[in-house]
RNA sequence: ACCUCAUCCAGAGGGGCAGAGGGACCGGCCCGUUGAAGCCCCGGCAACCAUUGCGAAACCAUUCGUGGCCGCGCAACACGGUGCCAAUUCCGGCUUAGAGAUUCAAUGUUGAAUCGCUAAGGCAGAUGACGA
Repeated sequence: ACCUCAUCCAGAGGGGCAGAGGGACCGGCCCGUUGAAGCCCCGGCAACCAUUGCGAAACCAUUCGUGGCCGCGCAACACGGUGCCAAUUCCGGCUUAGAGAUUCAAUGUUGAAUCGCUAAGGCAGAUGACGA
C1' cells in the first nucleotide's frame, strides 16, 4: 500500500525546541509571528481491540435439576495495544426528491438556466478490527 466490516453532529491542551506554514484533494471559509508543520515532555479525552464481571434467545453438554458458551448483549476499566485533543470529517463537491430565490424567454401561466436550503443515498478521506 490492499480486501472486508464498524464508526465519524459527543469528548479532551499546557510547556520546551523550531521558525512558515496548516486544515487529505479541489472550491469556499478559517487557523497561524499573540508562533503553523514537525520533534520531545507532561496532561487529558474516548470503550475500537485487549482485560474483568453479569446475562442467555440460539447452540453444546446433561445425572433433565441444570451447567457451559467462540460469538452475541449489557456494564466496568484509560493499568495493556492503537487512536484522538480549533471549527460536524470545518462546509460543499456526485445522484435523487421536496419546497424556494434570482435571471431570461415566451406570455399571465409555463419553460429554461443559475444559486443556495432540507432529506435520503453515494464518492473521497480518517480511525479501529479481522484478513491476505

Model confidence (mean pLDDT): 84 of 100. SAM riboswitch aptamer (S box leader) from an uncultured Actinomycetes bacterium, 132 nucleotides, folded computationally. Rfam family: SAM riboswitch aptamer (S box leader). From the family's description: The SAM riboswitch is found upstream of a number of genes which code for proteins involved in methionine or cysteine biosynthesis in Gram-positive bacteria. Rfam links the family to the GO term regulation of gene expression.